This is a predicted structure of a 329-nucleotide part of an RNA (large-subunit ribosomal RNA, domain IV) from an Alphaproteobacteria bacterium.
Its mean pLDDT, the model's own confidence on a scale to 100, is 88.
NCBI's taxonomy places the organism under Bacteria, Pseudomonadati, Pseudomonadota, Alphaproteobacteria.
Context: one part of a larger RNA
């Protein structure tokens, strides 16, 4: 000096990014337990007491024919210590707000998370030698010794309550016409050669599929979901009105929000004193409806804040053990 440990006057998170760390708490029995809930729960929520030993009294269990052994339990008096769950083992608690239902899984070797999966939802494709996948694209095999209550693919994630407008683009799906079209079909014509029959080109109309073009539909398909002006008897706003442009102008709900830059945005609450929290407000730079919207009891080594207990985190450090470093031998 460094580690691992123990102890600590007086405060008690004043430490710090944050109680990181340590320190409380810890078992059993009785008493007692809020909001809120999906009536299961929450819950060991919280917060109180008792616990050794020792004699009596009571009940009472297993064995035994029985005398009686080996337990339990109450309830009453006593006894000793600083301390009776005497050591070891052995939960700290509570409120709120985010996100994710929920147990699960995951970066073996820097992340366990609000990330994945999840049950349930919703589209779509498949009728069976199934779609789809492997595969020299063949033979097989899986799918599945399964058959739409089933298999594949895709988004969305329990449950409540919903799930709003837009088919103009782009995908898909329908569409016995038209239009474009390739090989072919077809040969008007017209060249070469040759006496000729012929042989050999080139070749215009014309008929020729899928696709695209063109009509429709579809958004739990991919995506989209407005500007400017003006207007009420204070002010201020605008329930109205004008107007341009779009396929269509964003509904419910929610909102300075894991999204709000400006912003530390106003108010309110909690501190004496709060860039953070919570409740509101709505001026949403640049929320929004299964890339789902908003709510949700019960879960979370998850993330914000408070708060009560406890602490050397701290004020502010100090002693001891022990292991290293060092000195010396």
């Nucleotide at each position: 000096u460094g580690g691992u440990g123990c102890u600590g006057a007086a405060g008690g998170a004043a430490c710090u990014c944050g109680g990181c760390a340590a320190a409380u708490u810890g078992c059993c029995c009785c008493c007692g337990u809020a909001a809120c809930u999906u009536c299961g729960g929450g819950a060991g929520a919280a917060g109180g007491g008792g616990g050794a030993c020792c004699u009596c009294u009571a009940u009472u269990u297993g064995g035994g024919c029985a005398a009686c052994c080996a337990g339990a339990u109450a309830g009453a008096g006593g006894u000793g210590g600083c301390a009776c769950a005497g050591a070891c083992u052995a939960g700290g608690g509570g409120g709120u707000g985010g996100c994710g239902a929920c147990u699960g899984u995951u970066u073996a070797u820097u992340a366990a998370a609000a990330a994945c999966a999840c049950a349930g939802g919703g589209c779509u494709c498949u009728g069976c030698g199934a779609a789809g996948u492997g595969g020299u694209a063949g033979a097989c095999a899986c799918g599945a010794c399964g058959u739409a209550u089933a298999g594949g693919g895709u988004c969305u994630g329990a449950c409540g309550c919903c799930u709003g407008c837009c088919c103009g683009g782009u995908g898909c799906c329908g569409g016995a016409a038209g239009g474009u079209u390739a090989a072919g079909a077809g040969g008007a014509g017209u060249g070469g050669u040759g006496c000729a029959a012929g042989c050999u080109g080139c070749g215009a109309a014309u008929c020729g599929a899928a696709g695209c073009c063109c009509c429709g539909g579809u958004a739990a398909a991919c995506g989209g979901c407005g500007g400017c002006c003006g207007u009420a008897a204070c002010u201020a706003u605008a329930a109205c009105g004008g107007u341009c442009c779009u396929a269509a102008g964003g509904u419910a709900g929610c909102g300075a929000a894991a999204u709000u830059c400006c912003u530390u945005g106003u108010c309110g609450g909690g501190u004496a004193a709060g860039u953070u929290c919570c409740g509101a407000c709505c001026u949403g730079c640049a929320c929004g409806a299964a890339u789902g919207g908003c709510g949700u009891a019960a879960c979370g080594a998850c993330u914000u804040c408070c708060c009560c207990g406890c602490u050397g985190u701290c004020u502010c450090c100090a002693g001891c053990a022990c292991c290293a470093a060092c000195u010396c031998a």